Bacterial small signal recognition particle RNA, 98 nucleotides, folded computationally. It matches the Rfam family "Bacterial small signal recognition particle RNA". Its family is annotated with signal recognition particle, plasma membrane targeting and SRP-dependent cotranslational protein targeting to membrane, signal sequence recognition in the Gene Ontology. It is annotated as a non-coding RNA gene. Its Rfam clan is "SRP clan".

[in-house]
RNA sequence: CUUUUAGACCUAUGCAAUGGUAUUUGGAAGGACUGUGUCAGGAUGGGAACAUAGCAGCACACUUUCAACUAUUAGGUGCCGUAGGUAUCUGAAAGGGG
Numbered sequence: 001c002u003u004u005u006a007g008a009c010c011u012a013u014g015c016a017a018u019g020g021u022a023u024u025u026g027g028a029a030g031g032a033c034u035g036u037g038u039c040a041g042g043a044u045g046g047g048a049a050c051a052u053a054g055c056a057g058c059a060c061a062c063u064u065u066c067a068a069c070u071a072u073u074a075g076g077u078g079c080c081g082u083a084g085g086u087a088u089c090u091g092a093a094a095g096g097g098g
Stems, first nucleotide, its partner, number of pairs: 001095008009085006015078002018074005024068007035060004043052003
């Protein structure tokens, strides 16, 4: 010096973790009203049977928050995988020259 190879470096990709967003599920909390349903008591109509409207309460829906799953998304995450690149660096082997 050349070849091969490994690593560093760069790129792409896959995976994992992390952050954001959304769906679903579960829990907690909230509500004056003008959400829905059921409407005790009471009120009204009626001779009566019943009927009507409907407060409180309860349930559902709604809002806030927490957790889990799934999906999606982001990059100075990972001493993780695979492939490619290399003008650069390091190591090993072989060959040639001085």
Description
The coordinates come from a structure-prediction model, not an experiment, and the mean pLDDT is 76.